RNAcentral holds the sequence, with entries from ENA. This is a predicted structure of a 76-nucleotide RNA (transfer RNA) from Candidatus Shapirobacteria bacterium CG2_30_35_20. It matches the Rfam family "tRNA". It is annotated as a transfer RNA. RNAcentral records the identical sequence in 4 taxa. The coordinates come from a structure-prediction model, not an experiment, and the mean pLDDT is 81.
[in-house]
RNA sequence: GGGCCCAUGGCUCAGUUGGUAGAGCACUUCAUUUGCAAUGAAGGGGUCACGAGUUCGAGUCUCGUUGGGUCCACGA
Repeated sequence: GGGCCCAUGGCUCAGUUGGUAGAGCACUUCAUUUGCAAUGAAGGGGUCACGAGUUCGAGUCUCGUUGGGUCCACGA
């Protein structure tokens, strides 16, 4: 330098054919307990790495940038 893959709540991940974002764990409150844990019930939290484009509409398609992983090439 080139190819491919990844980036979504605090963490690990899902999100199909573009239709307005979810699960588990974690967190908060309440109940149960002498207390803790466990269990049950309720609740809060993300504009989807960043920027632009296409579209009535983008996490999803296109381009660029950044970061990470992997393979190849070049040089010492």